[in-house]
């Protein structure tokens, strides 16, 4: 210099005027509704609503089955399917990246096409022995043995060599690879390394059923609660032989209403509702995620639902997009820009 990898951050700035939401204060013919003043008012994803929790109601949330979710190890956390660190496998020259990564020697099932045969396998070509057709050979047929070589396939029942044999074969032997068993070393552990024995060679798929371990009650802020105003009941079904709640089912609990149709009334206000597993700065412990301590700050809260418009100056000329109970994650979208660490190649010294 070029090409990359990982991480962090910013997301136009300053000033003025008007408009809108919230809070506070003052004024007035007091109105939560008018006027004035002050402060404050979207994001890193507020998004998708995919996980986990807080909160609320239903048994103070109970037992079982079924179902569903998760699945290497250790740690973090309120919790998680998230995060950190590590192991193993795979990819990359490398920085680094990716992995639903328990069990297939519990059982069942599946493995397209091709092929003889696709899992206690099998014989198409081939190899070999015996017999026959023949007087002999070639050749052909039958029986038997075999699986070295060929062929099919994504995958063919360990690999290379030798002994052996009619031909062959882990049948046997040395070596290699794997499995199983035993032992040793390191590590909290996943796991790694080493030694010995055993011919044991036992394919893949569990995002197929299934088995094992862990987790899981349901519904959701239109949850749920309070106040105010108003109204008119009628018919039917079920129910103390237990309804509704209760959820896919059973048990258990509760204990008097529940549901449907028609008709009538209202469609107002308040709480939940923003102080919180909170932000920022510093310190301590820890490789880290994170935890603890000290200081400091208050940072939207609507309910027809607020953020906009205009002007001036500057610049690199501005992307994706906007709260609706709250929080922790994941995922997705994003113009442009900044910083840090590291890798590879080339050049120069």
């Nucleotide at each position: 210099a070029g090409a990359g990898u990982g991480g962090g951050c910013c997301g136009g700035g300053c000033g003025g005027u008007c408009g809108c939401g919230g809070c506070c204060g003052c004024g007035c013919c007091c109105g939560u509704u008018c006027g004035c003043g002050g402060c404050u008012g979207a994001g890193g994803a507020a998004a998708g609503u995919c996980c986990g929790g807080c909160c609320u109601c239903c048994a103070u949330a109970g037992g079982g089955c079924a179902g569903c979710g998760c699945g290497c190890u250790g740690g973090g956390u309120a919790a998680c399917g998230c995060c950190c660190a590590g192991g193993c496998c795979g990819g990359g020259u490398g920085a680094c990246c990716g992995g639903a990564c328990g069990g297939a020697a519990a059982g069942u099932g599946c493995c397209a096409c091709a092929g003889a045969g696709a899992a206690c396998a099998g014989a198409c070509c081939g190899c070999a022995a015996g017999g026959g057709g023949c007087c002999u050979a070639u050749c052909c047929c039958c029986u038997u043995g075999u699986a070295a070589g060929g062929g099919u396939g994504a995958a063919a029942c360990g690999g290379a060599g030798g002994u052996g044999u009619a031909a062959g074969a882990g049948a046997c032997c040395c070596c290699c690879a794997g499995g199983c068993g035993c032992g040793g070393a390191g590590g909290u552990g996943a796991c790694u390394c080493c030694g010995c024995g055993u011919g044991c060679u036992c394919g893949g798929c569990a995002a197929a059923c299934c088995c094992c371990g862990c987790g899981u009650g349901g519904a959701g802020c239109a949850a749920g609660c309070u106040c105010a105003a108003g109204c008119a009941g009628a018919g039917g079904a079920c129910g103390a032989u237990g309804a509704c709640g209760c959820g896919g089912c059973c048990c258990g609990c509760c204990g008097a209403g529940u549901c449907c149709u028609c008709g009538g009334g209202u469609g107002g206000a308040g709480c939940g509702c923003u102080u919180g597993a909170g932000g920022c700065g510093g310190g301590u412990g820890g490789u880290a995620a994170c935890a603890c301590c000290c200081g400091u700050c208050c940072c939207a809260g609507a309910g027809g639902g607020a953020u906009g418009a205009c002007c001036g100056c500057c610049c690199u000329c501005g992307a994706c997009a906007g709260a609706a109970g709250c929080c922790g994650g994941c995922u997705u979208a994003c113009a442009g820009g900044c910083c840090c660490a590291c890798u590879c190649u080339c050049c120069u010294u």
Predicted 3D model of a 349-nucleotide RNA (Bacterial RNase P class A) from a Pseudomonadota bacterium. The source organism's lineage runs through Bacteria, Pseudomonadati and Pseudomonadota. Of the family's consensus pairs, 97% are formed in the model. It is recorded under the gene name rnpB. Rfam family: Bacterial RNase P class A. It is annotated as a ribozyme. The RNAcentral record of the sequence draws on ENA.